[in-house]
Molecule: Bacterial RNase P class A
Organism: Desulfobacteraceae bacterium
């Protein structure tokens, strides 16, 4: 002085002014409308609707079958596919990240190309033995060290052993299963002994195992309830003329089989669901944490085509840029102060939580690695 890894905060602050949307009041009397005062009025993500709850409805005896999800462990929590602590692989000097992390010694499938072989292995070239052959070389058989070939070829190194070889044999070492001791709630981690000689991959391939899962979503749904048009049920009228027209009324004219009440459903339209809540602030205790609990306060948007905004001035907060510093360094720079300038994101509720994930400007903090000086 440079490279980075993790966490936490905030999302300007007050006034003025003109606006915007809900409450309450006042004028105000029965109500109202317009004005007046007064109070409240978005977020860390309100967003994507990706999971996961609560709430309504609808379906539902019980159980299994189908299908879906989920998949190391323990804890957390109303729940979760989420968190928090781990473990174990993998990455990174590291701080830390990250993991679609059950089982392929349970069954069945699958693997292009190349290769001699690709899964109950297998020989192309080489070794090596026996035969023929003058020799080149041919045939037979034995072998898997060594070459090749492939993403992969059936442990690894060494000595023994052989014709040449080979876990054939030994030693040592990886690994598998099995028995067993010691930590750990546990995943697991560390010793010791056997065994067979080594089992290859793929479950985001059928499967197998645990363990969870009815469907629709606040446009749920509950409720009040017009006008018109259908259903009832009653009265009443059809030449003894009910009703309509010929602006109100009588006469007249004309048409003329429907007129009037009540019931009931359904629509517009309105009420309510709706917002005190797994809630928020402070603090004390439990717990490594995620998260509980207690005490004490607080009420913090409820509108329905949707309001929450815009100008200005002061101070803060970052950023450039000039000037001063008997301020610091060797320098680049850096500190202090003063003037002057500029600057402010992503984006907005519409039933309500708990996450996830995406978009974004800043500030602080605590580790890590690297080089320089003391």
């Nucleotide at each position: 002085g440079g490279a980075g890894c993790a966490g936490g905060c905030c999302a300007g602050a007050u006034g003025a002014u003109c606006g915007c949307c809900g409450g309450g009041c006042c004028c105000a009397a029965a109500a109202g409308a317009a004005g007046g005062c007064u109070u409240g009025g978005a977020g860390g993500a309100a967003a994507g609707u990706c999971c996961g709850a609560a709430c309504a409805c609808c379906a539902u005896a019980g159980g299994g079958c189908a299908g879906g999800g989920u998949g190391c462990u323990c804890c957390a929590u109303a729940a979760c596919g989420u968190g928090g602590a781990g473990u174990c692989g993998c990455g990174g000097u590291g701080a830390c990240g990250u993991g679609a992390a059950g089982g392929c010694a349970a069954g069945u499938g699958c693997a292009a190309c190349a290769g001699a072989a690709a899964g109950c292995a297998g020989a192309c070239c080489g070794c090596c033995c026996c035969g023929c052959u003058c020799a080149u070389g041919c045939g037979g058989g034995g072998u898997a060290a060594g070459g090749g070939u492939g993403a992969a070829a059936c442990g690894g190194u060494g000595c023994g052993g052989u014709a040449a070889g080979a876990g054939c044999g030994c030693a040592c070492c990886a690994g598998u299963u099995c028995u067993u001791c010691g930590g750990g709630u546990g995943a697991c981690c560390g010793g010791a002994g056997a065994a067979g000689c080594u089992a290859g991959g793929u479950a985001a391939a059928c499967c197998c195992c645990a363990c969870c899962c009815g469907g629709u979503g606040c446009a749920a749904g509950a409720c009040c309830a017009a006008a018109u048009a259908g259903g009832g049920a009653g009265g009443u009228g059809a030449c003894c003329g009910a009703g309509u027209g010929c602006g109100g009324c009588c006469c007249g004219c004309a048409c003329g089989a429907g007129c009037c009440u009540c019931c009931g459903g359904g629509u517009a339209g309105g009420u309510c669901g709706c917002u005190a809540g797994a809630g928020g602030u402070a603090u004390c205790g439990g717990g490594u944490a995620a998260c509980c609990g207690g005490u004490a306060u607080c009420c913090c948007a409820g509108a329905u085509g949707a309001a929450u905004g815009a100008u200005c001035a002061u101070c803060a907060g970052c950023c450039c840029a000039a000037u001063g510093g008997c301020g610091g360094g060797u320098a680049a720079c850096c500190c202090c102060a003063u003037c002057g300038g500029g600057u402010g994101a992503c984006a907005g509720g519409a039933u309500u939580c708990g996450g996830c994930u995406u978009a974004u400007g800043g500030c602080c903090u605590g580790c890590u690695c690297c080089g320089g000086c003391c």